The RNA shown here (Lysine riboswitch aptamer) has 167 nucleotides and comes from a soil metagenome. The model forms 98% of the base pairs in the Rfam consensus. The RNAcentral record of the sequence draws on MGnify. The prediction has a mean pLDDT of 77. It matches the Rfam family "Lysine riboswitch aptamer". Rfam describes the family as follows. Riboswitches are metabolite binding domains within certain messenger RNAs that serve as precision sensors for their corresponding targets.
RNA sequence: AGAGGCGCGAUCGUCAGAAGUACCGCAUGCGGAGGAACGAGCUUCCGCCGAAGCGGCGGGAACGGGGCGAUCGCCGAAGUCGGUGAUCGGUCUCGCGAUCACUGGCUGGCUCGUCCACCGGAAGGAGACGGGCUGUCGGCCCGGGGGUGACCCCGGGUCGAAGCGCU
Numbered sequence: 001a002g003a004g005g006c007g008c009g010a011u012c013g014u015c016a017g018a019a020g021u022a023c024c025g026c027a028u029g030c031g032g033a034g035g036a037a038c039g040a041g042c043u044u045c046c047g048c049c050g051a052a053g054c055g056g057c058g059g060g061a062a063c064g065g066g067g068c069g070a071u072c073g074c075c076g077a078a079g080u081c082g083g084u085g086a087u088c089g090g091u092c093u094c095g096c097g098a099u100c101a102c103u104g105g106c107u108g109g110c111u112c113g114u115c116c117a118c119c120g121g122a123a124g125g126a127g128a129c130g131g132g133c134u135g136u137c138g139g140c141c142c143g144g145g146g147g148u149g150a151c152c153c154c155g156g157g158u159c160g161a162a163g164c165g166c167u
Base pairs, nucleotide, nucleotide: 001167002166005075007074008073009072010071011070012069013068014067015066023059024058025057026056028055029054030053034046035045036044037043038095039094040093041092042090078107079106080105081104082103083102084101085100086099087098088097089096108134109133110132111131112130113129114128115127118125119124136161137160138159139158140157141156142155143154144153145152146151
């Protein structure tokens, strides 16, 4: 530098879903003391001038996740599970979550099935196990070819290995 192929990722567009949900509005009904700021504490704020909750009517999203398309970057592409740190979510504490950075383990790629006490609101995803396809390399065997020979090349079968691979 290059190859694998329903190959990988990002961005943009679009579709479904999320969801007639959250949320907003109302001289709205019931309700009757709590509620909000991620959870607990603390603190602050709102509340009988009516909290939460359940309805009515009128409006009505989005993030993350998924399908498809285009473009771009690529072939440890990248994914996933952890660890540490920083920032943010209330100036604090302990958790939790999100993002980013560094770092360790696992996974060649795709696909299907089963299980699952994991993540997710769902769709779906992760993990474990198994099947199939496929690329690569190796061992053995078979066929063909080359060589005096050791051996080499091509094709096929079988078994095995892993990208820290292969050319």